[in-house]
Predicted 3D model of a 72-nucleotide RNA (transfer RNA) from Tachycineta bicolor.
Rfam family: tRNA. By type it is a transfer RNA.
The prediction has a mean pLDDT of 81.
């Protein structure tokens, strides 16, 4: 420099354009036990940006961040 990939809670991961954005671990409270641990219950927490299509976008398109491969 050119092509391709990804980008969703804190962390890994899901989620055909259309019910409510959902799991596990993790976190904050309450129980249970002399304690810890560990069960059990409840709760807070997110779709990189900025535009565009669509009745409707987490998914579709464009440009931009950011990571990351190939190649020169």
């Nucleotide at each position: 420099g050119u092509u391709c990939c990804u980008g969703u809670a804190g962390u890994u991961g899901a989620a055909u354009u259309u019910u409510g954005a959902c799991a596990a671990c993790g976190g904050u409270g309450g129980u249970u036990u002399u304690u810890c641990a560990g069960g059990c219950c409840a709760u807070g927490g997110g779709u990189c940006u900025u535009g565009g299509u669509u009745a409707g976008a987490g998914u579709c398109c464009a440009a931009g961040c950011a990571g990351g491969a190939a190649u020169u």